[in-house]
């Protein structure tokens, strides 16, 4: 940094897609280790269990335990003993005491407002940033000032007695305090009154330890070190409030607002404030987007990007909000309080049914949801927090460990040597290649893992280590560790097999229908690697929303036009200010992140330190060019006045002639009218035509012009009135007054609407007639709205120059309209200059190209409008407008990979021009009708083998099916095979005979023993055997080669270099002539060349020389006969020559050439043939042959017998023979050819037969002999008939070929004698030795042509001409075609699916509003009840509490609306779908542009 994809190709526009990076991810396959991080994105769903906030005994009274002292029940070793007992160390119950230590339920203090979690709500001063508070608070902490005097009354704990299932609770009694209360003292505190100085942006603030009055404090503990307590000033920290700026989408949300906006007063608060209340005023917000709806925690940052931007807000950090939902206060320095309280709702649990309890969005964990996210772990060792004087206690904060490849980073799975290039795999052209130094093997190492030993830092005096026997170090031993994806192009990497539009792939384009580098598998290769792919999301690429950095003539896109509001922008000179702008300084922009440098973990990730930076905001000082603001001044922009001419500019009134139609009258008679042709229609009741008169409406010929005017729409006879604008001239006036213009307002063709007129012509609808398959059309005859006028509405057009307006600048040429000036002239004209308009051509420049080009689409500035893939759709819904029709604004779901612009080459056109061809026309003969032959289709069959199908299949492959051929069918046989090569064994080979059988075949048997030899054997051949293999007319002509047909013997098809074009391409090859021809000439940005054309080749027509046998015979001789002698003159044969527009004339351009002529056998290619450019038709052929792949292998191969290819209701093609007199028949004349063939052959003469033919065999491998007779011709006869035409069919008798003519051959004789009397629609061939007609030969072949290929004989007619049909060539034009018109393509209907609109309605959600009810609770009131401290001797009071009441008030209820979603019989259109139906609307003049 780009690439793929629209096309046959090109350039452009434009969308879609890909390659990159990232992730709190998930899924698939796989998985060795370590470090550092990260881990419910969904249900703010519900939660079992444990833990997460306590601490202080140095505040207090108790209680308990320990200990001490006293008491000393009881037990009791031992000793003594009178044996009764005594004594007794020791243990020690009980009770009391006081000191000490420990524990602690309660009172009390501090902390539970931090930490931790989550992102519901919130579009807001919530957050960010910067200011402000002279309008505020602040426990613990720090600094300072002052103080702590004296009294009192209770209460929990506890005890007793109750209630209750429980939770809990009541009563009575006792008691302490750093708990509570009174009094004293007190200010620099607070409040009030008041003085003064200074300061401030206002309210106001500060000082004078100003003055006076009033009010209020305290607590002790102790180990005697200290720690607390009260008041107050200041600080610090933390908070509260206010403001500027910034902060998503929707206008299909445009108006919102009642405490609302402000004031006065009061209340309330820490404090300002409608924060609340009373009264007063009527304000406040909004297109610079209010209100409403949707969505959302915000930021530092993160990802991406070259940047500008875009997206995002996990982890870490700051702020906010929330704690089951909603409401509420209490306590407190701080809460309207996650692990506090009260109430209401939902839910869960316990219950003795009376009542109670609960809140994991703390850490683990469970269920659920989900594609998806961990352990009910260890420790307070560190860091930090709470309490405490401290020891210490608590701490799921935190530090660690566990799980997870979830991410980042690092390491490993070995290293070196090693070619017999092993085996195996795989491919193969069978030679080999590849896997691949890869492995094996040798040597060696030990990171990680395993085992054993040692063993930390983390804790800076002591104690203290969860991690952890971890990191790290040493040693041992020898092997435990690679996958995933891709391999058609984009995009690095290819082969085989399988599959056969199937299965499947696919990000886009697209692969797959039998040779798939695209599916699946394998081998190989490429990429990455403990990961690799896929999916999802974001940015990028995408300059595809364009600030940087896009566009609008035709691709999407200029408003139909004007006027003008807001807004934006704005001429010259000068002065000032300093808002923008620029510069300096100051503050802030938290830390972390990112960048740079250094450093610490072995490295890195990670982490630490330092630096710059954080593009911003604020304050301040300056500068003054530009913009801005204010002042002054100017005239060139703009405007006014004056003079002048032009004009279909507008409105109203009047007038005019031509024409159409109608009416009246005359003349006049049978048609008129209309069309491609007709008909409907009109007309004998007199039309059309024609003459005269009249009526009425509408439009204004000629002039008339890319002429004029207007903003656009638009405006056209003449005259008058009213009226707008532009232009020219002059330079008097104003002095920037200007440009543009969202909304607004106005104008606005045609059609249409309303009311009232008018109505000649024309004419939607409608009717009739035609056309047509149909014809609701095109054509014709009629005809109503409408068209016209007036008034009102509609507000749209391809309202177009498909080009918004304004200003300035930038080569020219040439028309035209309106002015002005100059020159010239007597004048007119002309010429020159200039201004305004309107055209054409054209340069630079622009443009994708076409094109535009001073009237820009050029160069610039300003303003407005509009565009962002195609379809859905200018549709739906909603709003606004309209009487309606409808207009305007204007989506989405879904669907496609294109849609499109310009130009290019072709092809095509019921486009044009030129030209050619037996293409038509002019002719001749046919086909189509009959019979037969033959081929095909169809049908039949055991089989009727296969192929060929418009021209270009069908007498074609087949130049010849009785067997064979033969490929088909039935049956019988064979299995290394009928045929080839190799191996082994045996036998020479070979030639006979017999039996069985349909034959193939099987069995038996005779003859025969060869050649070479180094003596082993070998060659040829036969038989048997084994396996490699043979074999296949089996498939695929759409895998192929070769061959062929066709366009077409048409004149075309291309290349090199140059030039033009961004390019595809063009030029050349087009043009003017000419030709059969791209044949030739001329011209030309082309110059040359190639394949084609032509020529060279063969044949035919003429001739000369040479040659003269098998040919020929004029002359001489001879014969039956050119038979022979002789000859080579002639014919003929062979080889050469000849024709070239060469010559003359006309035309043409002095050319090419053409026309005519001469000469010539032949004249303009003399006739004919061979010869077929680049290419087209996936044309034909796998059955000529060859061949890839597939298939069969005791058969799809091979052999044999018989059958079939020859069938036959029918249809078609090609031929033959006819229908007769241009003929048939008979006869005659030895009438006259050419070209061929011949040895398993042609066969003469002769004989026999009516004949086919037979017998026999001369001659000839051929210019010698034979086939071989040519036939039409000529003469006679027949006389128009189904015949003396025609010959099918059939009977009989024969001949020939052949093993064999039944299926199924040909021929002869005789007999028989069918259809047929010239052929419908339609259609074929032929332009001269041609058509037509006549016979002859050959190939194939044993035999078998009416076919095919050749040969000669006789021998015509016609062509005006190119309008039309068909085919072709060149140029040009249009195109939406490129599979190329047999193209493309539109709409209804039918079917399936999808999303969506409407819909009687139905069911939910949301936010408000009105009313009802009214919990808890604050506040307020208070007649009831209660009450320790204070006052009072007392009664009582003060004060307090409970209760009650009131305002407010959540949830709840009711109601009507709003909005949003789901659903709904039915219905509307839309989209998609390989083969449905009907037509043919569009693309060519698309057949009616």
């Nucleotide at each position: 940094a780009g690439a793929g994809u629209u096309u046959g190709a090109u350039c452009c526009u434009g969308g879609c897609u890909c390659a990159g990076g990232a992730c709190g991810a998930a899924c698939g396959c796989u998985g060795g280790c370590g470090g550092c991080g990260u881990g419910c994105u969904u249900a703010a769903c519900a939660c079992a269990u444990g833990c997460a906030a306590g601490u202080c005994g140095a505040a207090c009274g108790g209680a308990g335990c320990a200990c001490c002292c006293u008491u000393g029940a009881a037990a009791g070793a031992g000793a003594c003993u009178u044996c009764g007992g005594u004594u007794g160390a020791u243990u020690g119950a009980u009770a009391g005491g006081a000191a000490u230590g420990c524990u602690u339920a309660g009172u009390g203090g501090c902390g539970g407002a931090c930490u931790g979690g989550u992102g519901c709500g919130u579009a807001a001063c919530a957050c960010g940033u910067g200011a402000g508070u002279a309008a505020c608070c602040u426990g613990c902490c720090c600094c300072g000032a002052a103080g702590a005097g004296u009294g009192g009354a209770a209460u929990a704990a506890c005890a007793c007695a109750g209630c209750g299932a429980a939770a809990g609770u009541u009563g009575u009694g006792c008691u302490a305090a750093u708990a509570c209360c009174g009094c004293a003292u007190a200010a620099c505190a607070u409040g009030g009154u008041u003085g003064u100085a200074c300061c401030g942006c206002a309210u106001g603030g500060u000082g004078c330890u100003g003055a006076c009055c009033a009010u209020c404090a305290a607590a002790g503990a102790u180990u005697u070190a200290u720690c607390g307590c009260u008041u107050u000033g200041g600080g610090a920290u933390g908070g509260a409030c206010u403001c500027g700026c910034g902060u998503c989408c929707g206008a299909u949300u445009a108006g919102c607002u009642g405490g609302u906006u402000g004031g006065u007063g009061a209340g309330g608060u820490a404090a300002c404030g409608g924060c609340u209340c009373a009264c007063c005023a009527a304000g406040g917000c909004g297109a610079c987007g209010a209100u409403c709806g949707g969505u959302a925690g915000c930021c530092g940052g993160a990802c991406u990007g070259a940047g500008a931007g875009g997206u995002u807000g996990a982890c870490c950090g700051g702020c906010c909000a929330c704690a089951u939902u909603g409401g509420g206060a209490c306590u407190g320095a701080g809460a309207u309080a996650c692990g506090g309280c009260c109430c209401a709702g939902a839910c869960u649990c316990c219950u003795a049914c009376g009542g109670g309890a609960g809140g994991c969005a703390g850490c683990a964990g469970u269920g659920g949801g989900g594609a998806a996210u961990a352990u009910u772990g260890g420790g307070c060792a560190a860091u930090g927090g709470g309490c405490g004087c401290a020891a210490g206690c608590c701490u799921g904060a935190c530090c660690c460990a566990g799980c997870a490849a979830c991410g980042c980073c690092g390491c490993g799975u070995g290293a070196a040597g090693g070619a017999a290039g092993a085996a195996g795999g795989u491919c193969u052209u069978c030679g080999g290649g590849u896997u691949g130094u890869a492995a094996a093997c040798u040597u060696u190492a030990a990171u990680c893992g395993u085992c054993g030993g040692g063993g930390a830092c983390g804790a800076g005096a002591a104690c203290g280590g969860a991690c952890g026997g971890u990191a790290c170090c040493c040693g041992a031993g020898g092997u435990g560790a690679a996958g995933c994806c891709a391999c058609g192009u984009c995009u690095a990497a290819c082969u085989a097999c399988g599959u056969g539009c199937c299965a499947g792939c696919a990000g886009a384009c697209g692969c797959g229908g039998u040779a798939a580098u695209a599916c699946g598998u394998a081998g190989g290769u490429g990429g990455c690697a403990a990961g690799c792919g896929u999916u999802g999301u974001c940015c990028g690429g995408a300059u595809u929303u364009a600030c940087u950095g896009g566009g609008u003539g035709u691709a999407a896109a200029g408003g139909g036009c004007g006027u003008g509001u807001a807004g934006g922008c704005g001429g010259a000179u000068u002065u000032g200010a300093a808002a923008g702008u620029c510069a300096g300084g100051c503050g802030u922009g938290a830390a972390a992140u990112g960048c740079c440098g250094c450093a610490g973990c072995u490295u890195a990730a990670c982490u630490g330190c330092g630096g710059a930076g954080c593009u911003g905001c604020g304050c301040u000082u300056g500068a003054a060019a530009c913009u801005u603001c204010a002042g002054a001044c100017c005239u060139u922009g703009a405007g006014u006045a004056c003079c002048g001419g032009a004009g279909a500019g507008g409105a109203a009134a009047g007038c005019g002639g031509a024409a159409u139609u109608c009416c009246u009258a005359g003349u006049g008679u049978a048609g008129c009218g209309g069309u491609g042709a007709a008909a409907u229609g009109c007309g004998u009741a007199g039309a059309u035509a024609u003459u005269a008169g009249g009526a009425g409406g509408a439009a204004c010929a000629c002039c008339a012009g890319u002429g004029g005017c207007g903003a656009a729409g638009g405006c056209g006879g003449c005259u008058u009135u009213c009226u707008g604008g532009a232009c020219g001239g002059c330079a008097a006036c104003u002095g920037a007054c200007g440009c543009u213009g969202a909304g607004g307002c106005g104008c606005g063709a045609a059609a249409g609407u309303g009311u009232g007129g008018g109505g000649a012509g024309c004419a939607a609808a409608c009717a009739g007639g035609a056309u047509u398959a149909g014809a609701u059309a095109c054509c014709c005859u009629g005809g109503u709205a409408g068209u016209c006028c007036a008034c009102a509405c509609u507000g749209u057009a391809a309202a177009c120059g498909a080009u918004g307006g304004a200003u300035a600048c930038u080569a020219g040429g040439u028309g035209u309209g309106g002015g002005a000036g100059g020159u010239u002239u007597c004048g007119a004209c002309g010429c020159c200059u200039u201004c305004c308009g309107u055209g054409c051509c054209g340069g630079a420049g622009u443009u994708a190209a076409c094109a535009c080009a001073a009237u820009a689409a050029g160069u610039a500035u300003c303003c407005c409008a509009c565009c962002u893939g195609g379809g859905g759709a200018g549709u739906a819904c909603g709003g606004c407008c309209g009487c309606a029709a409808g207009g305007u604004u204007g989506a989405a779901a879904c669907u496609c990979a294109a849609a499109g612009g310009a130009a290019u080459u072709g092809a095509c056109g019921g486009g044009g021009g030129c030209c050619c061809g037996c293409a038509c026309a002019a002719g001749c003969a046919g086909u189509g009708g009959a019979g037969u032959a033959u081929g095909u289709g169809g049908u039949u069959u055991a089989a009727u083998u296969c192929g060929a199908c418009g021209c270009a299949a069908c007498g074609c492959g087949a130049a010849g099916a009785a067997c064979c051929u033969u490929a088909c069918c039935a049956g019988g046989a064979c299995u290394u095979g009928a045929c080839a090569u190799c191996c082994c064994u045996g036998g020479a080979a070979u030639c006979g005979g017999g039996u069985a059988g349909a034959g193939a075949u099987a069995c038996c048997u005779g003859a025969g023993u060869g050649c070479c030899u180094u003596c082993g054997g070998g060659a040829a051949u036969c038989a048997g055997g084994a396996g490699a293999c043979a074999g296949g007319u089996g498939g695929u002509g759409c895998a192929u080669g070769g061959u062929u047909g066709u366009c077409g013997u048409c004149a075309g098809c291309u290349c090199g270099u140059g030039u033009c074009g961004u390019g595809a391409g063009a030029u050349g090859u087009u043009g003017g002539g000419u030709u059969a021809a791209g044949u030739c000439c001329c011209g030309c940005a082309a110059c040359g060349a190639g394949c084609g054309c032509a020529a060279c080749c063969c044949u035919u027509g003429c001739u000369g020389u040479u040659a003269g046998u098998u040919g020929c015979c004029a002359u001489c001789a001879u014969u039956a006969a050119g038979u022979u002698g002789g000859g080579c003159a002639c014919u003929c044969u062979a080889u050469a020559g000849g024709a070239c527009u060469g010559c003359c004339g006309g035309c043409g351009a002095c050319a090419a050439g053409u026309c005519g002529g001469a000469g010539g056998a032949a004249g303009g290619u003399g006739g004919g043939g061979a010869c077929g450019a680049c290419g087209u038709c996936a044309a034909a052929u796998c059955a000529u042959c060859a061949u890839g792949c597939c298939c069969c292998u005791u058969a799809u191969g091979u052999c044999c017998u018989g059958g079939g290819c020859u069938a036959c209701a029918c249809a078609c093609g090609u031929a033959c023979u006819a229908c007769a007199a241009u003929g048939g028949c008979u006869g005659u004349c030895a009438a006259c050819a050419a070209a061929g063939a011949g040895a398993a052959g042609c066969a003469a003469g002769a004989u026999c037969g009516u004949g086919a033919g037979a017998u026999g065999g001369a001659g000839c491998a051929a210019a010698u002999c034979u086939c071989a007779a040519a036939a039409a011709g000529c003469a006679g006869u027949c006389u128009c008939a189904g015949u003396u035409c025609a010959g099918a069919u059939u009977g009989c008798a024969g001949g020939c070929u052949g093993a064999a003519a039944c299926u199924c051959g040909c021929c002869u004789g005789u007999a028989u004698g069918a259809a047929g009397u010239c052929g419908g629609a339609a259609u074929u061939g032929c332009u001269a030795g041609u058509a037509a007609u006549c016979g002859c030969g050959g190939a194939u072949c044993a035999g078998c042509a009416u076919g095919c290929c050749g040969c000669g004989g006789u021998g015509a007619a016609u062509a005006c001409g190119u309008u039309c049909c068909c085919g072709g060539g060149c140029c040009u034009u249009g195109u939406a075609c490129a599979c190329a018109c047999c193209g493309c393509c539109c709409g209804u209907c039918a079917c399936a699916c999808c999303a969506u609109g409407a819909g009687a309605g139905u069911c939910g959600g949301u936010a408000a509003c009105a009313c009802c009810c009214g919990a808890a609770g604050u506040c307020a009131g208070u007649a009831g009840c209660u009450u320790a401290a204070c006052c009072g001797u007392a009664a009582g009071g003060a004060g307090a509490g409970c209760g009650c009441u009131g305002c407010c008030g959540a949830a709840g209820g009711u109601g009507g609306g709003a909005u949003u979603g789901a659903u709904g019989a039915u219905u509307g259109g839309g989209g998609u779908g390989a083969a449905g139906u009907c037509g043919u609307a569009a693309c060519a003049a698309g057949g009616u542009a």
Annotation:
Predicted 3D model of a 1489-nucleotide RNA (small-subunit ribosomal RNA) from a metagenome. The coordinates come from a structure-prediction model, not an experiment, and the mean pLDDT is 84. RNAcentral holds the sequence, with entries from SILVA.